[in-house]
């Protein structure tokens, strides 16, 4: 450096929920807390979901914007073992 595997070890991250805070909202941030995770590290590139706006009796449709990477796919990088 390449391929392969994720058992062990050393570690890492942090769901729901609670408190505070930002936001119209979805949701984000900080602290506590652990459901889980071999990329639960980074990037909204594609799809999907949610919020918001409009049309509509409803179903549903349109759509500049915002959010979710722990919804899936994709790209880059990392730890350990084997070859």
């Nucleotide at each position: 450096c390449u391929c392969u595997a994720g058992a062990a070890a050393g570690g890492g991250c942090a769901a729901a929920c609670c408190u505070g805070u930002u936001g119209a909202a979805a949701a984000g941030c900080a602290g506590g807390g652990a459901c889980g995770c071999a990329a639960a590290g980074c990037c909204u590139c594609g799809a999907g979901u949610c919020c918001a706006g409009g049309a509509u009796a409803a179903a549903u449709c349109c759509c500049a914007g915002g959010a979710c990477u722990g919804u899936c796919g994709g790209g880059c990088u990392g730890c350990u073992g084997g070859a």